[in-house]
């Protein structure tokens, strides 16, 4: 330099063209619960890497452009 894989809340994930106003775990933040913490319950906020295409419709299909990654010279 070539070929290939990956990128969704802080963190780990689900999703496979319309049921997405993007769900779940943990962790956060408030309230009950407790004499107090923990433990438990309820709630609440928080994400699709960017940029163009294709489609009536894109987190999902493509092209590229960043970052990571794997093999090869």
């Nucleotide at each position: 330099g070539g070929u290939c894989c990956c990128a969704u809340c802080g963190u780990c994930u689900a999703g496979a063209g319309g049921c997405c106003u993007a769900g779940g775990a943990c962790a956060g933040u408030g309230c009950c619960c407790u004499c107090u913490c923990a433990c438990g319950g309820c709630a609440c906020a928080g994400a699709c890497a960017c940029g163009g295409g294709u489609u009536c419709g894109a987190a999902u299909c493509c092209c590229g452009u960043u970052g990571g990654g794997a093999c090869u010279a």
Molecule: transfer RNA
Organism: Pseudomonadota bacterium